[in-house]
RNA sequence: GGAGCGGCAACGCCGAAUCCGUUCGAUCACGGAGCCGGGGACCCACUAUGUCUCCGGGGUCAGUCGGCACAUCCCAUGUGCCUAGGGCGACUUCCACGCCCGGCCCCGUCAGCUAACCCGUAGGCGUCUGGAAGUAAGAGGA
Numbered sequence: 001g002g003a004g005c006g007g008c009a010a011c012g013c014c015g016a017a018u019c020c021g022u023u024c025g026a027u028c029a030c031g032g033a034g035c036c037g038g039g040g041a042c043c044c045a046c047u048a049u050g051u052c053u054c055c056g057g058g059g060u061c062a063g064u065c066g067g068c069a070c071a072u073c074c075c076a077u078g079u080g081c082c083u084a085g086g087g088c089g090a091c092u093u094c095c096a097c098g099c100c101c102g103g104c105c106c107c108g109u110c111a112g113c114u115a116a117c118c119c120g121u122a123g124g125c126g127u128c129u130g131g132a133a134g135u136a137a138g139a140g141g142a
Stems, first nucleotide, its partner, number of pairs: 011126004018033005034121002037118001039117001044112001056110001057107003066082006085101005091134006
């Protein structure tokens, strides 16, 4: 001098998951605002018959009707590649370039929309390329 690890604070990222107040020795707990999700009326939508094959169905989320190859002849499973779509590169938008994600989880045979009604407000991380237009703040000077 550099790298790594740990703690605290600030800043920033994914995400709905932030802010304020009350209580309290502290923690916990409670309420409100903002943001988020689900079920749930009228109305509307759906709706009939027969045969064959396969198969329960539904929800949050960017995360898909997903596709291809291999293990493996089939189902299931696993691996790799690709992809609908999504995020980041420190004001916003557009363009270019670069780096990533493309997974789960939940309900439990049940749910179209839907007023009243019923919920959640977690968790996990550490980026800093360029051009154009616009705009905000700060510092300095006059």
c-di-AMP riboswitch aptamer (ydaO/yuaA leader) from Actinoallomurus sp., 142 nucleotides, folded computationally. The sequence was found by an Rfam model in a public genome assembly. Lineage of the source: Bacteria > Bacillati > Streptosporangiales > Thermomonosporaceae > Actinoallomurus. Rfam family: c-di-AMP riboswitch aptamer (ydaO/yuaA leader). Rfam links the family to the GO terms regulation of gene expression and cyclic-di-AMP binding. Model confidence (mean pLDDT): 75 of 100.